The RNA shown here (SAM riboswitch aptamer (S box leader)) has 106 nucleotides and comes from a Candidatus Parcubacteria bacterium. The sequence is in RNAcentral, with records from Ribocentre. It matches the Rfam family "SAM riboswitch aptamer (S box leader)". From the family's description: The SAM riboswitch is found upstream of a number of genes which code for proteins involved in methionine or cysteine biosynthesis in Gram-positive bacteria.
């Protein structure tokens, strides 16, 4: 990088240090965070999703290996469908689509 296979409404930083303009994967349209320093990166801290460990099904645990640590995957975009009304907009269900993280296999 491709690929199995499960999850994704839950958890957890107003820390310290550097940097110094974007950042929320990309497009696109909303929104939102940001010179009261955002996103990164380092160190500290700390959650528990899979892999582990407790005989282990609940449950726990956090030494180890991966990953979390703003918003439901931040919200929509495709298809189905239910409502509203001012008739082109507003809104709920569901799915798919594409993403993310484990595992598996190459």
């Nucleotide at each position: 990088u491709a690929u199995u296979u499960a999850u994704c409404g839950a958890g957890a930083g107003u820390g310290u240090g550097g940097c110094g303009a974007g950042a929320g994967c990309a497009c696109u349209g909303g929104c939102u965070c940001c010179a009261u320093g955002a996103c990164c990166c380092a160190c500290c801290g700390g959650c528990a999703a899979c892999c582990c460990u407790g005989a282990c099904a609940a449950c726990a645990g956090a030494a180890g290996g991966u990953g979390c640590c703003a918003a439901g995957u931040c919200c929509a975009g495709c298809c189905c469908u239910g409502a509203a009304u001012u008739g082109a907009u507003u809104u709920g269900g569901g799915g798919a689509a594409a993403g993310a993280u484990a595992c598996u296999u190459a």
The source organism's lineage runs through Bacteria, Bacteria candidate phyla and Candidatus Parcubacteria.